[in-house]
RNA sequence: CUCAGAACGAACGCUGGCGGCGCGUUUUAAGCAUGCAAGUCGAACGGUAGUAUGGCUUCGGCCAUAUGAGAGUGGCGAACGGGUGAGUAACACGUAGGUGAUCUACCGCUUGGCGGGGGAUAGCCCAUGGAAACAUGGGGUAAUACCGCAUACGACCGAUCUGCUGUGGCGGGUUGGGGAAAGGCGCUUAGGCGUCACCGAGCGAUGAGCCUGCGGCUGAUUAGCUGGUUGGUAGGGUAACGGCCUACCAAGGCAACGAUCAGUAGCCGGCCUGAGAGGGUGAACGGCCACACUGGGACUGAGAUACGGCCCAGACUCCUACGGGAGGCAGCAGCUAAGAAUCUUCCGCAAUGGACGAAAGUCUGACGGAGCGACGCCGCGUGGGUGAUGAAGGCCGGAAGGUUGUAAAGCCCUUUUCUAUCGGAGGAAUAAGCCUGGGAGGGAAUGCCCGGGUGAUGACGGUACUUUACGAAUAAGCACCGGCUAACUCCGUGCCAGCAGCCGCGGUUAUACGGAGGGUGCAAGCGUUAUCCGGAUUUAUUGGGUUUAAAGGGUGCGUAGGCGGGCCUUUAAGUCAGUGGUGAAAUCCUGCAGCUUAACUGUAGAACUGCCAUUGAUACUGAAGGCCUUGAGUAUAGUUGAGGUAGGCGGAAUGUGUAAUGUAGCGGUGAAAUGCUUAGAUAUUACACAGAACACCGAUUGCGUAGGCAGCUUACUAAGCUAUAACUGACGCUGAUGCACGAAAGCGUGGGGAGCGAACAGGAUUAGAUACCCUGGUAGUCCACGCCGUAAACGAUGAUCACUCGUUGUUGGCGAUACACAGUCAGCGACUGAGCGAAAGCAUUAAGUGAUCCACCUGGGGAGUACGGUCGCAAGAUUGAAACUCAAAGGAAUUGACGGGGGCCCGCACAAGCGGAGGAACAUGUGGUUUAAUUCGAUGAUACGCGAGGAACCUUACCUGGGCUUAAAUGUAGAGUGCAUAAACGGGAAACUGUUUUUUCCUUCGGGACUCUUUACAAGGUGCUGCAUGGUUGUCGUCAGCUCGUGCCGUGAGGUGUCGGGUUAAGUCCCAUAACGAGCGCAACCCCUAUCGUUAGUUGCCAGCGAGUCAAGUCGGGGACUCUAACGAGACUGCCGGUGUAAACCGCGAGGAAGGUGGGGAUGACGUCAAAUCAGCACGGCCCUUACGUCCAGGGCUACACACGUGUUACAAUGGCCGAUACAAAGGGCAGCUACCAGGUGACUGGAUGCUAAUCUCGAAAGUCGGUCUUAGUUCGGAUCGAAGUCUGCAACUCGACUUCGUGAAGCUGGAUUCGCUAGUAAUCGUAGAUCAGCAAUGCUACGGUGAAUCGUUCCCGGGCCUUGUACACACCGCCCGUCAAGCCAUGGAAGCUGGGGGUACAUGAAG
Repeated sequence: CUCAGAACGAACGCUGGCGGCGCGUUUUAAGCAUGCAAGUCGAACGGUAGUAUGGCUUCGGCCAUAUGAGAGUGGCGAACGGGUGAGUAACACGUAGGUGAUCUACCGCUUGGCGGGGGAUAGCCCAUGGAAACAUGGGGUAAUACCGCAUACGACCGAUCUGCUGUGGCGGGUUGGGGAAAGGCGCUUAGGCGUCACCGAGCGAUGAGCCUGCGGCUGAUUAGCUGGUUGGUAGGGUAACGGCCUACCAAGGCAACGAUCAGUAGCCGGCCUGAGAGGGUGAACGGCCACACUGGGACUGAGAUACGGCCCAGACUCCUACGGGAGGCAGCAGCUAAGAAUCUUCCGCAAUGGACGAAAGUCUGACGGAGCGACGCCGCGUGGGUGAUGAAGGCCGGAAGGUUGUAAAGCCCUUUUCUAUCGGAGGAAUAAGCCUGGGAGGGAAUGCCCGGGUGAUGACGGUACUUUACGAAUAAGCACCGGCUAACUCCGUGCCAGCAGCCGCGGUUAUACGGAGGGUGCAAGCGUUAUCCGGAUUUAUUGGGUUUAAAGGGUGCGUAGGCGGGCCUUUAAGUCAGUGGUGAAAUCCUGCAGCUUAACUGUAGAACUGCCAUUGAUACUGAAGGCCUUGAGUAUAGUUGAGGUAGGCGGAAUGUGUAAUGUAGCGGUGAAAUGCUUAGAUAUUACACAGAACACCGAUUGCGUAGGCAGCUUACUAAGCUAUAACUGACGCUGAUGCACGAAAGCGUGGGGAGCGAACAGGAUUAGAUACCCUGGUAGUCCACGCCGUAAACGAUGAUCACUCGUUGUUGGCGAUACACAGUCAGCGACUGAGCGAAAGCAUUAAGUGAUCCACCUGGGGAGUACGGUCGCAAGAUUGAAACUCAAAGGAAUUGACGGGGGCCCGCACAAGCGGAGGAACAUGUGGUUUAAUUCGAUGAUACGCGAGGAACCUUACCUGGGCUUAAAUGUAGAGUGCAUAAACGGGAAACUGUUUUUUCCUUCGGGACUCUUUACAAGGUGCUGCAUGGUUGUCGUCAGCUCGUGCCGUGAGGUGUCGGGUUAAGUCCCAUAACGAGCGCAACCCCUAUCGUUAGUUGCCAGCGAGUCAAGUCGGGGACUCUAACGAGACUGCCGGUGUAAACCGCGAGGAAGGUGGGGAUGACGUCAAAUCAGCACGGCCCUUACGUCCAGGGCUACACACGUGUUACAAUGGCCGAUACAAAGGGCAGCUACCAGGUGACUGGAUGCUAAUCUCGAAAGUCGGUCUUAGUUCGGAUCGAAGUCUGCAACUCGACUUCGUGAAGCUGGAUUCGCUAGUAAUCGUAGAUCAGCAAUGCUACGGUGAAUCGUUCCCGGGCCUUGUACACACCGCCCGUCAAGCCAUGGAAGCUGGGGGUACAUGAAG
């Protein structure tokens, strides 16, 4: 950092059957068309139009009576109800109080009163102005409108006496002053009565005002704010207190417990979440506040500084006749705009509530309802049962089957719901009125109080509910299926398209993309997105940390604050308990109840963890008082030290100067050069001067708070420790802000300057070298004074106190006669337990266990940067962000790998040698180029005489051209046929094709066998992928390693064993050992070879005996020998001497054919290189199917400017040539090897014989003995070319080998560099074989003959073990830093241009 949970006034995507209950502009307090939302009262008043009746009329109309809108006067209401959240950080809100500082219309109760007058005014009529809104003048009129007068107390005001008490409170007296009124209606026995109003006073209720304690946001990169400010006196004002206002006086008031300033925000009950503590939030419902286009202002009134009132100013919109006017949906609907987004210009006053009214009633977008929206919560349904040969289809499949799936169909049922239909509630009552009974007062009527009967009224809505009918009929989607996280397969795609909350998927077999089948989850919804809480103990009160992960201030002193030793007394603030009040209702929780259930609602209880008051308790904390000594300090006596400051002195070294000796170099380095020096350096001697630092002692030593302190000495001064226990009596600890100190470098002023030495210069090094090295050298380093204030200022470890096993060293005291000591106090170190810790480690000097206080941390980068503030002369210091970006960054430890780290050891690894390669020609392979094709593969070591142990055709996979399409083989099934085949002729390069001739067998006559044709099914591919694979192989490496079981150690990865000391070729063995054992490797067992023995003697052998030949084991015979091939023996450090504990090693030891693995071979651990091979074979997937299959002819794989690898032959005399002559091993042979004879110069040919092989046959060379050549491009060397031949083969043109003759190229020992080899080895000499018709073989694999040289482990390469560092783990061919280019993201600067906001000053100045 992320997810799983819960929530939501939501929005978006896909989908959508019904009902109930809720909710519905979170954005522009943006602007609004239209309608409605506050009126009512004729029982307060005057009274009109109109209507009706009657009368009159000159027919224009007029009069009377009754009734009577609208408007007006007047009363009450309009301050409620409804909306919104802009402002407000405030007594605005919440909570608890106060009001002795207050008001309150209507309402209730009590008490008293209501007498008598007056003058106006609207409406109305007339007239005038104006477009309109409206205004003005004249005339007449009423009241419950207005104004005097009378009367009046308990109210109010003043004076005075007095009681209680808590400020202006409650009472009791005396006296003075001033203040009221209205009627209407009903009844009446006409006297009056009743009722509704009205007036004074008191009380209550309700509502409101004011004051106070406490509580709830962010920022200190806002630290000081304040002039009516704080208080007083007097006055004014108010319902009321108050600087609320004014005058005068005083100088206060607030603030680190955060004033002031800035930003944000309506507050609460509650709501969401959470185990809780908390965190977030303030929609709907309820309480309070604020606002009503913006700002200001008052009027009326009980109440407003008034949403649907007024005035002024402003913006905007509208009307206008341009003069002037009108308006305010943040009421209900509705419109525009904004936005991801939020409804009907509905019905009704039937209910509830409100205003007015005596009432009827009127008004009421409050409210009751309906409508729209899955926006939320709740409920219901989309059917139930049965149904297997487990249908079809789909999907998968190893083709057996599995799955979808009892799912469907089918059969039997049901009818919620839908549709239609019959019936049909409740919400509606104390209505008025009428009839009637009773009651109170002195009580007849009206009226009032208590009853009974009757009695109208429904917007929703014919709704809820219900009856009947019909028929499974009308009703399922969405997301997901790699892990987290429930659910898997196929196809497509191929780092593309895409997915993704995090990790991460996708580069040809994707359970992660897209589709499908299947599955999982939820369901009329399901997903996504936004936001909040949770998980996150990741801000830690509950409940975290700071040695190394982020984090201890550089150190001390000390203010505020926090915390604080023992005993006693008092108090009761904190604390605890009881009681009372309050904590609105709703919500939450519990019980019960009502809608069929639930949501929802009703009712009762509990709770609301809080605040206030009161009574009590007193252990602890606090406060007050008294006492104590152990904390702390003081005193006295000792003692210690590079503690500090100032002064004086000293020697060594260095440099310089002078003089002298002396001569050619000195100096410096890896090597040099710059530099110094014949003008005499360096070196040496003497003298003199200068500055700085103090060798030895010297040490895990000492001192200091830290920084730091070192020659000797003097003065001044600070501190620690020890002993004594004399004095004080908690005086203590810590310590924000503050003050002081504070290395080095740096800065300022003035000195000083020997050495050293940033910068700088020169010389080297280097690709470069602004470095490391060298020669010089300025600032500085030194002193005085003043700044700076930081360091890896580190023990990366704050201070103080207490407690907690041991061992050992050391410093300073004390004890002690002591050089004895388990003594004691204070320090400085090492080791090791418990405990702690992630580990490393710490461990009485804690990082252990506790207590107190301070500082600091909260992912990495950006960044200790920017801005602002403070400090500084400056350098800079201090305080200290954000945008943006990443999914990590980091710690400790582990295993490897690596190191131009270390130690030990080995190897033809180097070195020492011998011979080569690299130069030449040729052969061969490769690259490259060319080509129709030059088929393909192998490419550092570990490809390149490799696959290939043999390309003229074939091989052959390539190219060109020509053909075939079930094809080359085999089988099954169906149909047909009697051929197929053979021969001949023809075409053709061949493959192939055309024509002609010829035409089966058995039979029970049904048929069968065989062949062919045809059809169907099974093919074929050296096409791709060695990065899908098997198998095989190379290499590290025949290196000595690689592991396991149990135990032990570690939280774990892992370690131990396998390490250590020896030894070995070896993890070979021994010793030691928390390891003990074991496995794969090593070694041994196997084969060949070296010696001997035994057995067996043919085809081998031949000593002795015999025969025989020119000669020859040729023959008889023999087993002695050689040999052959089977079995044994032998060698084991066994023996001796020495060294060593042992293993083992040494000894030219003995013996022995062989001696320390005798020599060689086979044998290759766990693994590494995605090493090689799909073309040896096998095999998954993909691809081709009249072709990428298959047949044939020709060509190609053999090309050739060039480059490389591996070889051959040489360059010659240790040689060439000629002649003579000797000795092997191991193999091969019948389409073969061939003796022998003949021919040919020869390759070879023609005959001929032996041999299916210890029988016959193929067969050595170097060597040796002679001769010749004599240093030359040769008698070296043989390439190349010409001619003539031989052989194989169907065929030697491309493209074979060999022979003879002729020709006679390069080459005279090979640059840098590089390869092999340690003994029968290298070198050198020839021989054989496989493949094969032949051969490009100089290759490969074997065989023997002759037969050397070599001091050692410093270095190079490779490897093994131990150890160390690591930021590497694809593991050094690693990782990684910075610039630059282009694009993008965020943020700045910029000549200017433009708009908005704010501050200040001045001018004008509305309403009031």
Small-subunit ribosomal RNA from an uncultured prokaryote, 1408 nucleotides, folded computationally. The RNAcentral record of the sequence draws on ENA.